This is a predicted structure of a 381-nucleotide RNA (Bacterial RNase P class A) from a Parvularculaceae bacterium. Its mean pLDDT, the model's own confidence on a scale to 100, is 77. Its Rfam family is "Bacterial RNase P class A". Gene Ontology terms of the family: ribonuclease P activity, dimeric ribonuclease P complex and tRNA processing. NCBI's taxonomy places the organism under Bacteria, Pseudomonadati, Pseudomonadota, Parvularculales, Parvularculaceae. The sequence was found by an Rfam model in a public genome assembly. The model forms 96% of the base pairs in the Rfam consensus.
RNA sequence: UCAGACGGCCGGACGGCCGCGGAAGGAAACUUUCGAGGAAAGUCCGGGCUCCAUGGAGGCAAGGCGCCGGGUAACGCCCGGCCGGAUCGCCCGGUUUGCGGACGGUCCGAGGGAAAGCGCCGCAGAGAACGAACCGCCUUCUGCGGGAGGUAAGGGUGAAAAGGUGCGGUAAGAGCGCACCGCUCGUCCGGCGACGGAUGAGGCAUGGCAAGCCCCGCCUGGAGCAAUGCCGAAUAGGGAUCGCGCGUUCUUCGGAACAGGGGCGCCUCCGCUCCGAGCGGUCCGGGUAGGCAGCUAGAGGCGAUGCGCAAGCAUCGUCCCAGAUGAAUGGCCGUCCCUUCUCCGGAAGGACAGAACCCGGCUUACAGGCCGUCUGACGCG
Numbered sequence: 001u002c003a004g005a006c007g008g009c010c011g012g013a014c015g016g017c018c019g020c021g022g023a024a025g026g027a028a029a030c031u032u033u034c035g036a037g038g039a040a041a042g043u044c045c046g047g048g049c050u051c052c053a054u055g056g057a058g059g060c061a062a063g064g065c066g067c068c069g070g071g072u073a074a075c076g077c078c079c080g081g082c083c084g085g086a087u088c089g090c091c092c093g094g095u096u097u098g099c100g101g102a103c104g105g106u107c108c109g110a111g112g113g114a115a116a117g118c119g120c121c122g123c124a125g126a127g128a129a130c131g132a133a134c135c136g137c138c139u140u141c142u143g144c145g146g147g148a149g150g151u152a153a154g155g156g157u158g159a160a161a162a163g164g165u166g167c168g169g170u171a172a173g174a175g176c177g178c179a180c181c182g183c184u185c186g187u188c189c190g191g192c193g194a195c196g197g198a199u200g201a202g203g204c205a206u207g208g209c210a211a212g213c214c215c216c217g218c219c220u221g222g223a224g225c226a227a228u229g230c231c232g233a234a235u236a237g238g239g240a241u242c243g244c245g246c247g248u249u250c251u252u253c254g255g256a257a258c259a260g261g262g263g264c265g266c267c268u269c270c271g272c273u274c275c276g277a278g279c280g281g282u283c284c285g286g287g288u289a290g291g292c293a294g295c296u297a298g299a300g301g302c303g304a305u306g307c308g309c310a311a312g313c314a315u316c317g318u319c320c321c322a323g324a325u326g327a328a329u330g331g332c333c334g335u336c337c338c339u340u341c342u343c344c345g346g347a348a349g350g351a352c353a354g355a356a357c358c359c360g361g362c363u364u365a366c367a368g369g370c371c372g373u374c375u376g377a378c379g380c381g
Stems, first nucleotide, its partner, number of pairs: 001377010012336007020035006037352001041363002044361005049224004062220005067081005082111001083109007091101003112215002117213002119209003134155002136151006163181006182204001183202008228293004238284007247258004260275005300319008337350005
């Protein structure tokens, strides 16, 4: 210098003109003022708020969470640490391409319990677990093809093979014995704690998976601003009351017959067809349309100081920053910034996206730019 990973921040600036939405003022014209985001998104987690449910305690079921300490209104979030893993560097041991250990940097971890129980461990492999014999090694038998027994050193399979390395030992081997490392248990020390260190004991059949069931500990009522509260038309329907009205006969209750009224342009007769028990007024209450509230001053923004490694907290000062109808939040011009193209005059473009009750998180999307840490390459000293 370039590239990559991770983390943090910004994500066009200023001015003019026109327009749109909210609020305030005004009789009006109009004036003043405010007007998207870091994610407004997904609606995944935690709350505020509202309604419903709910006597107390305990238990069961279901769901969720799970190292320790801190932060917070709360959280499955954040910060710091512990432990483990990956990678890089460096050092040490050693039987020196392998392996084991210590320290440091960066990144990652749904990180309680696998000697309570059940279940599972594909393919490969002899074997994936009440300690395993395929090859090999050793002993022995033999009819020389092989058989019986011992063996976890060596080979092979696999993500994983029965603590690792070495020495001794042995027929060959083996924690069989020993040294170092690891593991389990006990004691002491350090730490609030997770845990770490020292030391002693045990040779140590306690393989892995709990994001399969399970065990242990802790937490948890339901629905959501279309919550919820208030006001409330027209029409239809409900209730109360007042006025007018209700043909006769039969019936198996469906209706039928006769009489009555209307229509077929008008009158008479005949025929066809329709209607026949409600109608009107006044008052009341419920709901709908619609309107209002909820609605944005808040776990609020910014700055300073103090405390804290940090997340964050406290005090002081200062500011008011969308609240809609589902609908507004835009356009043009000028100057500048960045990127690309260029005939060097200039031209084109500026990511992802867009509030709807409100907060704290997480996740996802994001052109380009800036800062920091680490890694790699190249160059120079």